This is a predicted structure of a 476-nucleotide part of an RNA (small-subunit ribosomal RNA, 3' major domain) from a Bacteroidia bacterium. The coordinates come from a structure-prediction model, not an experiment, and the mean pLDDT is 82. The source organism's lineage runs through Bacteria, Pseudomonadati, Bacteroidota and Bacteroidia. Rfam family: Bacterial small subunit ribosomal RNA. Its family is annotated with ribosome and structural constituent of ribosome in the Gene Ontology.
Context: one part of a larger RNA
RNA sequence: UGACGGGGGCCCGCACAAGCGGAGGAACAUGUGGUUUAAUUCGAUGAUACGCGAGGAACCUUACCCGGGCUCGAACGGUGUUUGAAUGAGUGUGAAAGCAUUCAGCCAGCAAUGGCAGGCAUCGAGGUGCUGCAUGGUUGUCGUCAGCUCGUGCCGUGAGGUGUCGGCUUAAGUGCCAUAACGAGCGCAACCCUUACCGUUAGUUACCAUCAGGUAAAGCUGGGGACUCUGGCGGGACUGCCACCGUAAGGUGCGAGGAAGGUGGGGAUGACGUCAAGUCAUCAUGGCCCUUACGACCAGGGCUACACACGUGCUACAAUGGGGGGGACAAAGGGCAGCUACCGUGCGAGCGGAUGCGAAUCUCGAAACCCUCUCCCAGUUCGGAUAGGAGUCUGCAACCCGACUCCUUGAAGCUGGAUUCGCUAGUAAUCGCGCAUCAGCCAUGGCGCGGUGAAUACGUUCCCGGGCCUUGUACA
Numbered sequence: 001u002g003a004c005g006g007g008g009g010c011c012c013g014c015a016c017a018a019g020c021g022g023a024g025g026a027a028c029a030u031g032u033g034g035u036u037u038a039a040u041u042c043g044a045u046g047a048u049a050c051g052c053g054a055g056g057a058a059c060c061u062u063a064c065c066c067g068g069g070c071u072c073g074a075a076c077g078g079u080g081u082u083u084g085a086a087u088g089a090g091u092g093u094g095a096a097a098g099c100a101u102u103c104a105g106c107c108a109g110c111a112a113u114g115g116c117a118g119g120c121a122u123c124g125a126g127g128u129g130c131u132g133c134a135u136g137g138u139u140g141u142c143g144u145c146a147g148c149u150c151g152u153g154c155c156g157u158g159a160g161g162u163g164u165c166g167g168c169u170u171a172a173g174u175g176c177c178a179u180a181a182c183g184a185g186c187g188c189a190a191c192c193c194u195u196a197c198c199g200u201u202a203g204u205u206a207c208c209a210u211c212a213g214g215u216a217a218a219g220c221u222g223g224g225g226a227c228u229c230u231g232g233c234g235g236g237a238c239u240g241c242c243a244c245c246g247u248a249a250g251g252u253g254c255g256a257g258g259a260a261g262g263u264g265g266g267g268a269u270g271a272c273g274u275c276a277a278g279u280c281a282u283c284a285u286g287g288c289c290c291u292u293a294c295g296a297c298c299a300g301g302g303c304u305a306c307a308c309a310c311g312u313g314c315u316a317c318a319a320u321g322g323g324g325g326g327g328a329c330a331a332a333g334g335g336c337a338g339c340u341a342c343c344g345u346g347c348g349a350g351c352g353g354a355u356g357c358g359a360a361u362c363u364c365g366a367a368a369c370c371c372u373c374u375c376c377c378a379g380u381u382c383g384g385a386u387a388g389g390a391g392u393c394u395g396c397a398a399c400c401c402g403a404c405u406c407c408u409u410g411a412a413g414c415u416g417g418a419u420u421c422g423c424u425a426g427u428a429a430u431c432g433c434g435c436a437u438c439a440g441c442c443a444u445g446g447c448g449c450g451g452u453g454a455a456u457a458c459g460u461u462c463c464c465g466g467g468c469c470u471u472g473u474a475c476a
Stems, first nucleotide, its partner, number of pairs: 001476002003473003007470007015460002019423005026315001028313006034306002042053002064301002067298002070295001076124009087104007107114002126290002129288003135284002137279003140275001142273001147186006153162003166177003192267004197235007207224002211222003238261001241255001242253004317416001321375007333364003338357002342353004382413001387408007429452007
C1' cells in the first nucleotide's frame, strides 16, 4: 500500500422485510450428468455451465461410427512435360461415390503461341488434429457499481502519501463549503434513439367534418385538407415560479401552472482492472502433430440410446372453472419458388379452382373479454399422458427419426418436504399475435408486440452483494 476480520461508523441494491405469483411433488418438452453404445462428434461446469454455442440434427448439416472407393486430392495458385478444343449425350458395374468405356464435338491464329481441360512429375495444398496456460479478436462477470488515474507542487531516507481526506448534499469522485495543494484525464451526467403533449409543414395507398353523387351495404365516387393517422421540422421541463428549511449545494410541499416534475418512462452506452474466467470448433494466428491419411468423396447408422440424478420450461390438478352457441376491440411485423380474399369440396388437417398484391392500396390475423345455455364438486363434461386405427402435408426419402387432423383410448395428478426463484407500475400476474432460422419441423425455446391489469414496502436488527472512512493483523 492492499487484502482479510463471526471489528467499528456512514450509505446503497427486490439484499432482507411487506406483498403477489412460481420452482421443489405429477405427466410431458428440452439441456446436462451418468450409464450404455461400433458411434451415441465437440465445447460450456458455483455465482458467471446445464431451452448454453444450436436464429431449425430425417439425407444434407456433421465435425462421430461401420462399410465402399480417391491420392495434385472436395476448393485454390505456380512450374515442367504430354494429350486433347471446350462441352454435351450415353453404356456397363455399383447402394452411391467411384471405376471401366462409347459416341457426338474438333477453339483463336499463316505459324510461333495463347486460352480451356485431362494425365504424369513437382513446389505450394488440406486438417472442426493438440495447446485459450504461447496469442489477436471477441464475450461473460464484479457492475451502469462510482470509482480508476495523471501533471506540477508539497510531505516522507524509501515503499508511498497528499490531491481523492473532513462537514453537508446527490442516483453519481453529483455538487457546495472547507483545505498544501492547484489543475487535468478516463468514467458519472449531457449530447443519440424511442415513448408521452402541442405547434407547424406535407397529404397517398391513410382520413371523411362540410357539399354533391351513389349503394343491399360500404370513403364506394367527385371532392375536401378540418379530424384521425403517417413522415419531416420545431416547441416543451429548467427546482424556472411560490411557501418553508439551509451559509451554499440542495431538500420538503394531496403548492401553482402543465400532457409530463424534480434523471418523466424505456433503450443504446460498460472506466482502470479482476477471475492464467470462456472461446485455437466463427475467424485470425505462433508452436507441435498427420500427409495413399488425423486429408477428401459416398451409402447407411449415430448425435433422438435409458435403471437413474439435476437444471430450465410447458400442461394441469379445476366452478374466479370446463363445454356449446352468439357478439366486440389491438399493436408490431411478414409476403413472389411468397401471402392469398372469394367460390367449390372434405367432420378436419387440407385439396381443387379463382383473383388481388413486390403491398399505409392486396393478404396473413387475435385471445382473454361480454351475453346466453349447460355441468354441480366427482379422479368428474377436471386433466390430457400413453396407446390402437384411419388420414393430410412437406420432402428424392418420414422404419430408425417430422408436424398436423379425425375416431377411439383415457395414465399420473386433489396445490406439492427441506429448501428456493422472479417482480416496486402499465410492473407482477394473465391473454393471445408476430418474426428470425426454415422444404417441413420435434418452438412448450429465443426475440419482439399489444389486450386485461393488481398487491405491498413499517423499516435496515438480520441474510447476500457493493461503496466510503476508520481500526486490528504473525497474510501478500